[in-house]
RNA sequence: GAAGUUCGCCAGGCAGUCGCUGCGCAUGGUUUCAUGCGUGGAGGAAAGUCCGGGCCCCGCAGAGCAGGAUGCCGGCUAACGGCCGGGCGUCGUGAGGCGACGGAAAGUGCAACAGAGAGCAGACCGCCGAUGGCCUCGAAAGAGGAUCAGGCAAGGGUGAAACGGUGGGGUAAGAGCCCACCGCAGGACCGGUAACGGGACUGGCACGGCAAACCCCAUCCGGGGCAAGGCCAAAUAGGGGAGCAAUGGCGUGGCUCGCGUCGCUCCCGGGUAGGCUGCUAGAGCGCCGCGGUAACGCGUCGCCCAGAGGAAUGACUGCCCGGCGGUCCGGUUUCGGCUGGAUCGCUCGACAGAACCCGGCUUACAGGCGAACUUCCACU
Numbered sequence: 001g002a003a004g005u006u007c008g009c010c011a012g013g014c015a016g017u018c019g020c021u022g023c024g025c026a027u028g029g030u031u032u033c034a035u036g037c038g039u040g041g042a043g044g045a046a047a048g049u050c051c052g053g054g055c056c057c058c059g060c061a062g063a064g065c066a067g068g069a070u071g072c073c074g075g076c077u078a079a080c081g082g083c084c085g086g087g088c089g090u091c092g093u094g095a096g097g098c099g100a101c102g103g104a105a106a107g108u109g110c111a112a113c114a115g116a117g118a119g120c121a122g123a124c125c126g127c128c129g130a131u132g133g134c135c136u137c138g139a140a141a142g143a144g145g146a147u148c149a150g151g152c153a154a155g156g157g158u159g160a161a162a163c164g165g166u167g168g169g170g171u172a173a174g175a176g177c178c179c180a181c182c183g184c185a186g187g188a189c190c191g192g193u194a195a196c197g198g199g200a201c202u203g204g205c206a207c208g209g210c211a212a213a214c215c216c217c218a219u220c221c222g223g224g225g226c227a228a229g230g231c232c233a234a235a236u237a238g239g240g241g242a243g244c245a246a247u248g249g250c251g252u253g254g255c256u257c258g259c260g261u262c263g264c265u266c267c268c269g270g271g272u273a274g275g276c277u278g279c280u281a282g283a284g285c286g287c288c289g290c291g292g293u294a295a296c297g298c299g300u301c302g303c304c305c306a307g308a309g310g311a312a313u314g315a316c317u318g319c320c321c322g323g324c325g326g327u328c329c330g331g332u333u334u335c336g337g338c339u340g341g342a343u344c345g346c347u348c349g350a351c352a353g354a355a356c357c358c359g360g361c362u363u364a365c366a367g368g369c370g371a372a373c374u375u376c377c378a379c380u
Stems, first nucleotide, its partner, number of pairs: 001376010012320007020041009043351001047362002050360005055225004067221005072086005087101001088099004102216002107214002109210002124156002126152003131149002134145004164182006183205001184203003189198003229277004239268006248262005284303003288299004321349002323346010
């Protein structure tokens, strides 16, 4: 200098004018409002609503079944499917990235097509034909031939996958049949909290793959959510009670009593519209110190940081900052570029918008900054 990796941070700034909104004060109206002044007013994701918790209600949730989630080990945490550290596998030259990463000797299943054969399998091409039989030669011993029986699984071929691999010996041809190395299985012992790693020695090799198939094992989970929930409470129409009145009307009934119902007044309760609350001081934020590799924890000091509700936080102008494009001047070069300055232009400055509150994950995002590390080139 070039190309990268990981982590962290910022998310244009200032001023003026015009608006929106919470709170406080004042003034004027006096239930609501208006005006003025002061003060506060979005995010790193406020998003998706995918996990986890607080809080609230139902309930008392103890156990089991069903269902769901998670799944290497250790730690952190209020909790988690999150985070940190480690192990193993895999990708990358590397810094590093990614991984539903428990169990396939509990059981049931699945494997299209191709292929001879797909699970304790198999012989299409091929190799052999030692042995038994056949043919030829031979007196015989034996030799030669073909391949009927049969033997083999080395080579070819199929497949995602074919019952260890390479080499040597061996054999009729072959084969862990035997041997060496590698792999595999078991493994005393050693290291580590553990996952796991190392491993003397033993065994010719058994127990193929799939659990993001059912399933088994372990751990966790009661349900619903701020439209939760609590309070106040019109109009209208129901409900309950008391009283009043002609001792009335209507119904039941043949009639009387009784009962029901109709009227007026008062009281009570539920509840709709509407209003208030829940509502923002909290697993809070910042600096520093201490413990810890880290996530995180503890402590001192300081700070208060939106609470709207069909839903405010915006618009315009100017200057500055940054970006892009053009022109001019300069530096450098491996001639691809990289870079400094001046000037003009730009409906260029992303993604996006709180809704009870937190911890995460995921997704979106113009541009910029910082730290650590890696690879390559050049020079010292």
Overview
Predicted 3D model of a 380-nucleotide RNA (Bacterial RNase P class A) from a Rhodocyclaceae bacterium. Rfam family: Bacterial RNase P class A. Rfam classes the family as a ribozyme. The prediction has a mean pLDDT of 77.